Context: one part of a larger RNA
RNA sequence: UGACGGGGGCCCGCACAAGCGGUGGAGCAUGUGGUUUAAUUCGAGGCAACGCGAAGAACCUUACCCAGGCUUGACAUCCCGUGACCUCCCUAGAGAUAGAGCUUCUCUUCGGAGCAGAGAGACAGGUGGUGCAUGGUUGUCGUCAGCUCGUGUCGUGAGAUGUUGGGUUAAGUCCCGCAACGAGCGCAACCCCUAUUGCCAGUUGCCAUCAUUAUGGUGGGCACUCUAGGGAGACUGCCGGUGGUAAACCGGAGGAAGGUGGGGAUGACGUCAAGUCCUCAUGGCCCCUAUGUCCCGGGCUACACACGUAAUACAAUGGUAACGACAGAGGGCAGCUACCCCGCGAGGGCAAGCGAAUCCUAAAACGUUAUCUCAGUUCGGAUUGCAGGCUGCAACUCGCCUGCAUGAAGUCGGAAUUGCUAGUAAUGGCAGGUCAGCAUACUGCCGUGAAUACGUUCCCGGGCCU
Numbered sequence: 001u002g003a004c005g006g007g008g009g010c011c012c013g014c015a016c017a018a019g020c021g022g023u024g025g026a027g028c029a030u031g032u033g034g035u036u037u038a039a040u041u042c043g044a045g046g047c048a049a050c051g052c053g054a055a056g057a058a059c060c061u062u063a064c065c066c067a068g069g070c071u072u073g074a075c076a077u078c079c080c081g082u083g084a085c086c087u088c089c090c091u092a093g094a095g096a097u098a099g100a101g102c103u104u105c106u107c108u109u110c111g112g113a114g115c116a117g118a119g120a121g122a123c124a125g126g127u128g129g130u131g132c133a134u135g136g137u138u139g140u141c142g143u144c145a146g147c148u149c150g151u152g153u154c155g156u157g158a159g160a161u162g163u164u165g166g167g168u169u170a171a172g173u174c175c176c177g178c179a180a181c182g183a184g185c186g187c188a189a190c191c192c193c194u195a196u197u198g199c200c201a202g203u204u205g206c207c208a209u210c211a212u213u214a215u216g217g218u219g220g221g222c223a224c225u226c227u228a229g230g231g232a233g234a235c236u237g238c239c240g241g242u243g244g245u246a247a248a249c250c251g252g253a254g255g256a257a258g259g260u261g262g263g264g265a266u267g268a269c270g271u272c273a274a275g276u277c278c279u280c281a282u283g284g285c286c287c288c289u290a291u292g293u294c295c296c297g298g299g300c301u302a303c304a305c306a307c308g309u310a311a312u313a314c315a316a317u318g319g320u321a322a323c324g325a326c327a328g329a330g331g332g333c334a335g336c337u338a339c340c341c342c343g344c345g346a347g348g349g350c351a352a353g354c355g356a357a358u359c360c361u362a363a364a365a366c367g368u369u370a371u372c373u374c375a376g377u378u379c380g381g382a383u384u385g386c387a388g389g390c391u392g393c394a395a396c397u398c399g400c401c402u403g404c405a406u407g408a409a410g411u412c413g414g415a416a417u418u419g420c421u422a423g424u425a426a427u428g429g430c431a432g433g434u435c436a437g438c439a440u441a442c443u444g445c446c447g448u449g450a451a452u453a454c455g456u457u458c459c460c461g462g463g464c465c466u
Base pairs, nucleotide, nucleotide: 007466008465009464010463011462012461013460015456016455019420020419021418022417023416026312029309030308031307032306033305034303035302042053043052064298065297068294069293070292073123077122078121079119082116083115088101090099091098092097105114106113107112125287126286128285130283134281135280136276137275138274139272141270146185147184148183149182150181151180152161153160154159165176166175167174191264192263193262194261196232197231199229201227202226205222206221207220210219211218235258238252239251240250241249242248314413318372319371320370321369322368323367330361331360332359335354336353340349341348342347379410384405385404386403387402388401389400390399426448427447428446429445430444431443432442
């Protein structure tokens, strides 16, 4: 000077408390450990690994295993020499490949270039090792309020001061004081979305007045909604009180909004030799007829078990049947697919429209009414059998969906533990990316919509002074 303390003082945070819903018990999904295996590829490991890399493992992916092949190589540049090659077709083979048939090129400055096979070596190649050699990038403390510098002063010096003190703030935010005076990175603001309202503009959007159809915003109109450009608006600006005639705090007015309005993006100096050499780049090291590369099949999907995270339930605030309104944000041409027909259904057939404020996806769901009457049930849906559908060379290992049948555990969960302070929790559905197919995951969107916070003694983490 820091760090630490079951030392002290002050302060903050869903940290506790006050509440609401969960996890831990059940079956199932998924990840991990362990075990097994020819292989179950690798990484991630308290918070900050474990629905994580993976925004989607049947083949491919794929890095792993087995078998079969190649050795200047699957890929790049250079040298020499030859020829078109590709497509198509036949034979052998699991395929990679090997052989046979067909074919006998294009551009050109006439040097050559493109493409394929052969040869020689320089070299290629490596998801091999080291993240404790590294760049880049990411997590975390933490969106916590801190971290520093110049000059001056003090101290023999390490260093101190400034940055401490009195107030105040979400904030090292601001005010006052002070051997300090200033400055920088952070805070805040500038950026985006959202909440209100003028102006401009009305098509693909809208429909108040008029006409028309009486099933269509159709003629017409641009008022309204909406869309998307550009403005206004909020600044403690005004009033009262408290305070030191300060900063600020409390209350009020006006206002769509009030004291950072709500949300996002934005992450200081640094810490953890934190993660990543399997995104990429890269130094040493290692392999070089193999640790490279091609290909068939298998594996990553195993299963006495243990843990994490989700989704579904145990029912009446419910199940089932019928009926009928109201969203937002997205996506669409190798695509979204209407209407109609067939099928109980998944789906199939035919075939308009739309590169989309026009057409399609598209049915929003929770809801209302009727019924069931407290049961392992008309709860719950695992598991299993049969019959089908779709994608795709191909669903056995190992996909999703449909119909009929089957109808397991489960009656609210021990110790313990977790999320959340408002359009939030809880609950309901919808969309997208990935993607041939495959979503209980992830990322978004809207509908319905609470309870509680006395307070800071205690638990956890953090800041300042001592």
The part of an RNA shown here (small-subunit ribosomal RNA, 3' major domain) has 466 nucleotides and comes from an uncultured prokaryote. The full RNA is in RNAcentral, with records from ENA.